The prediction has a mean pLDDT of 78. The RNA shown here (SAM riboswitch aptamer (S box leader)) has 111 nucleotides and comes from uncultured Mesobacillus sp. Taxonomically the source falls in Mesobacillus (Bacteria, Bacillati, Bacillota, Bacilli). Rfam family: SAM riboswitch aptamer (S box leader). Rfam describes the family as follows. The SAM riboswitch is found upstream of a number of genes which code for proteins involved in methionine or cysteine biosynthesis in Gram-positive bacteria.
[in-house]
């Protein structure tokens, strides 16, 4: 940097340390010295890759369902904290409120 899945479930504690943080950006909203964000340990979740059944499929393969949790990652305030641009609905005149897609962006897997 591209491809392809997920993203309204879930799961915190202790030491360091001290003042921010919640990707950037703007507007809200929120958490935070009863300790932010970084580290470092234990512990947890969760099932992406992994294992195994069963079933599916002319074999290969693929899909699908269940089940595990050793190992690679990940994650353990709020939906990705909400909007932001585009239709389209339905109140009703300038905007609200819902859906539905897109942007970004997180994480796995591959390339």
């Nucleotide at each position: 940097u591209c491809u392809u899945a997920u993203c309204c479930a879930g799961a915190g504690a202790a030491g360091c340390u001290g003042a921010g943080g919640g990707u950037c950006c703007u507007g809200g909203c929120c958490c935070u010295g009863u300790g932010a964000a970084g580290c470092u340990u234990c512990a947890g979740c969760a099932a992406c890759c992994u294992u195994c059944a069963a079933c599916u499929u002319u074999c290969c393969u693929u899909g699908u369902u269940g089940a595990a949790a050793a190992g690679g990652u990940g994650c353990u305030a709020a939906u990705u904290c909400c909007a932001g641009c585009a239709a389209g609905u339905u109140u009703u005149u300038a905007a609200a409120a819902c859906u539905u897609g897109g942007c970004a962006g997180a994480u796995a897997a591959g390339a």